[in-house]
Context: one part of a larger RNA
Molecule: large-subunit ribosomal RNA, domain IV
Organism: Alkaliflexus imshenetskii DSM 15055
RNA sequence: CACGGCUAAGGAACUCGGCAAAUUAACCCUGUAACUUCGGGAGAAAGGGUCCCCUUGCAGCGAUGUGAGGGGCGCAGAGAAAUGGCCCAGGCGACUGUUUAGCAAAAACACAUGGCUAUGCCAAUUCGAAAGAAGACGUAUAUGGCCUGACACCUGCCCGGUGCUGGAAGGUUAAGAGGAGAUGUUAGGGGUAACCCGAAGCAUUGAAUUGAAGCCCCAGUAAACGGCGGCCGUAACUAUAACGGUCCUAAGGUAGCGAAAUUCCUUGUCGGGUAAGUUCCGACCUGCACGAAUGGUGUAACGAUCUGGGCACUGUCUCAGCCGUGAGCUCG
Numbered sequence: 001c002a003c004g005g006c007u008a009a010g011g012a013a014c015u016c017g018g019c020a021a022a023u024u025a026a027c028c029c030u031g032u033a034a035c036u037u038c039g040g041g042a043g044a045a046a047g048g049g050u051c052c053c054c055u056u057g058c059a060g061c062g063a064u065g066u067g068a069g070g071g072g073c074g075c076a077g078a079g080a081a082a083u084g085g086c087c088c089a090g091g092c093g094a095c096u097g098u099u100u101a102g103c104a105a106a107a108a109c110a111c112a113u114g115g116c117u118a119u120g121c122c123a124a125u126u127c128g129a130a131a132g133a134a135g136a137c138g139u140a141u142a143u144g145g146c147c148u149g150a151c152a153c154c155u156g157c158c159c160g161g162u163g164c165u166g167g168a169a170g171g172u173u174a175a176g177a178g179g180a181g182a183u184g185u186u187a188g189g190g191g192u193a194a195c196c197c198g199a200a201g202c203a204u205u206g207a208a209u210u211g212a213a214g215c216c217c218c219a220g221u222a223a224a225c226g227g228c229g230g231c232c233g234u235a236a237c238u239a240u241a242a243c244g245g246u247c248c249u250a251a252g253g254u255a256g257c258g259a260a261a262u263u264c265c266u267u268g269u270c271g272g273g274u275a276a277g278u279u280c281c282g283a284c285c286u287g288c289a290c291g292a293a294u295g296g297u298g299u300a301a302c303g304a305u306c307u308g309g310g311c312a313c314u315g316u317c318u319c320a321g322c323c324g325u326g327a328g329c330u331c332g
Base pairs, nucleotide, nucleotide: 001326002325003324004323005322006321007320009318010317013316018313026050027049028048029047030046035040037150051072052071053070054069055068056067057066058065059064073077085311086310087309088308089307090306091305092303093302097109098108114147115146116145117144118143119142125134126133127132151298152297153296154295156228157227158226161225162224163221164220165219166218167217170216171215172214176210177209181205182204183203184202185201188197189196190195229247230246231245232244233243256290257287268284269283270282271281272280
């Protein structure tokens, strides 16, 4: 030093933090709060008993079980081992489950529930070059996609932007259709010549006109992506502003919650708990920068979750000591 055992008095003073250790523990009996979804919570909590011998009651065919009375021994009677510590309050997630094989088990994922959306069957969707297959030997109470995440109470306003759905009058618009015209070539004609003109045909181009979806456009749609204001004045103390004015917007944040897993200033202020509390709990609202299925607010039960407090208990500590085994050390 490692792993064990014990420890006076104190008992968390240790420490980021009771980490680790200790306490508790089996069975029988008594008893058991708030809260609650009436199932739970609950082994809540808090208490008592447990060995051996004698007498005796009851049940049973018996094994045995269960009482009453008396006595005995030990430090100790669940005589060893194994075998829950408990309570209060809060955050998050309803729950059982799943996960980073080898630093993360969680508040992350999933979940039952709710909603939107696609799909009428040779379905949508997916794999494949195709054949073919999955979906499904299913058929809208089905299948795929997306979001939410038990339950309770609820889920406000905005369709201007982006997306999606529908519409088809007008504008724009490709290939294609169309072919006005232009150019090249030259039989021929003109010219002394150079050269000029030049039909048909062929070739190269090519205007108007026509021409779908899309886009522009018109509507709808937010449990689609998303968004949800500013300034000034005003009440007979002061302060504040129910009220008024004005600018802007698609509309200006409703209910509920709020220094919060969100609050910068901030250790906000007040109250509680402590002798003393940047944490915690309850309030306030001045929300830098909460807010309603990117769900809002609650919530019994549950959790190797996170946070604060208490009882019990202890070598965590005051502050160390002793003992055992092993390593270290010596020899081989």